Predicted 3D model of a 371-nucleotide RNA (Bacterial RNase P class A) from an uncultured Bryobacterales bacterium. The sequence was found by an Rfam model in a public genome assembly. Its Rfam family is "Bacterial RNase P class A". It is annotated as a ribozyme.
RNA sequence: UCGGUCGUCCGGGCAGUCGCGGUGCCUUCGGGCACGGAGGAAAGUCCGGUCUCCACAGGGCAGCGUGCCGGUUAACGGCCGGGAGGCGUUCUCGCAAGGGGGCGUCGACGGAAAGUGCCACAGAAAACAUACCGCCCCGGACUCCGGGGCAAGGGUGAAAUGGUGCGGUAAGAGCGCACCGCGUCGCGGGCAACCGCGACGGCAGGGUAAACCCCACGCGGAGCAAGACCAAAUAGGGGACGACGCGGCUGCCCGUCGCGCCUGAGUCCCGGGUAGGUCGCUAGAGGCGUUUGGCAACAAGCGUUCGAGAUGAAUGGCUGCCACCCGUUUCCGGACGGGUACAGAAACCGGCUUACAGGGCGUCCGGCCCG
Repeated sequence: UCGGUCGUCCGGGCAGUCGCGGUGCCUUCGGGCACGGAGGAAAGUCCGGUCUCCACAGGGCAGCGUGCCGGUUAACGGCCGGGAGGCGUUCUCGCAAGGGGGCGUCGACGGAAAGUGCCACAGAAAACAUACCGCCCCGGACUCCGGGGCAAGGGUGAAAUGGUGCGGUAAGAGCGCACCGCGUCGCGGGCAACCGCGACGGCAGGGUAAACCCCACGCGGAGCAAGACCAAAUAGGGGACGACGCGGCUGCCCGUCGCGCCUGAGUCCCGGGUAGGUCGCUAGAGGCGUUUGGCAACAAGCGUUCGAGAUGAAUGGCUGCCACCCGUUUCCGGACGGGUACAGAAACCGGCUUACAGGGCGUCCGGCCCG
């Protein structure tokens, strides 16, 4: 200096003007003035919580989810740290199988010696068992047949009944031995996952649980259109008075009492729901800085700072200057034109995932140049 990886941050600025919705004040009720008005993802709605209402004695079954260990947190399937493993590369030890170390990287990483199921094609055989080509022995025959032994070699397959070496044998085989692997037990280290060392066992136990299943832990449902309050017109519901009709006191009027109706005009009151309105509603597990504890995630203390709250739903348009990018042009000073991503609150918070023009900073890796 160029390219890349990972992490993190910014993601146009200033001024004017015209609008939109919020709050406060003023108002002559027309409006005026002042202040403030999107994000890192406001997104997807995948996970967890706060909050609200409904349900709920306790236990079990079913269902769903999570799944190495420890920590962190309000909680989580998030995050941090650790362990074991896979892959790539490299160094080293070993006859070999394989062991050990460095660097990078990956992830649904409990259980396959509880049971059941499945394992296409190929292949003798896909786990009860078994032998296609072969190898060895014996017999007969003469290049074939029969009997027996073997599973080392070849072949099939994604996978073939531990691996390598030596011994052994007719040929072979954990048949024997050493090492590697595996398992059991003991001791030691670690909170734990797990690790180290030793002894013992010839070795059972192919794979698959993102198949059923088993084990451990967790889970009631719906969501701010939750939910609470105020409450019109109209039409229903309930009640009081009551012009009306009939009857009684009483022959008549007034009065009073009782009854009547699918039907009583009218007046008043009560109640539920709807339209509409108010609350919920935005300062919170908040941001930043610093100190302390911790490897870290994170926690605690101190200081400081931050005020969208709409509801057919505001947060925008234009102009000028500047910044950056692209194109054209150039007399290399510049000029002209275009562009500035993804997207956009709807109760709130913690995560995850996805989108993103351009740019800043840091880490690491590689190329080239110079000293």